[in-house]
Source information:
A computed fold for an 83-nucleotide RNA from a Candidatus Omnitrophota bacterium, annotated as transfer RNA. Its Rfam family is "tRNA". Rfam links the family to the GO term triplet codon-amino acid adaptor activity. The sequence was found in a public genome assembly. The organism belongs to Candidatus Omnitrophota, within Bacteria. The coordinates come from a structure-prediction model, not an experiment, and the mean pLDDT is 81.

């Protein structure tokens, strides 16, 4: 410099136009035990709000749609292959 594939929570990953994060692990609390470990059982993105409840969020921008991780455009990274 061409081609092609990937980036989604703290970490792994899943969702291929209709509740954004299923599942797993880590982490917080709690049963249970003399204590532990295991196993079970709740939680666990930011913001604003006394609360209710509402907004933004899937690499970063626009775009296309009623709706977009999901199409399409441009632009960071990463990874392979041409050259």
């Nucleotide at each position: 410099g061409c081609u092609g594939g990937a980036g989604u929570g703290g970490c792994g990953g899943a969702a291929u136009g209709g509740c954004a994060u299923a599942c797993g692990c880590g982490c917080c609390g709690g049963u249970c035990u003399c204590a532990a470990a295991a196993a079970c059982c709740g939680g666990u993105g930011u913001c604003c709000u006394c609360a209710c409840g509402g907004g933004c969020g899937u690499a970063a921008g626009g775009g296309u749609u009623c709706g977009a991780c999901u199409c399409c455009c441009u632009u960071c990274u990463c990874c392979a292959g041409c050259a």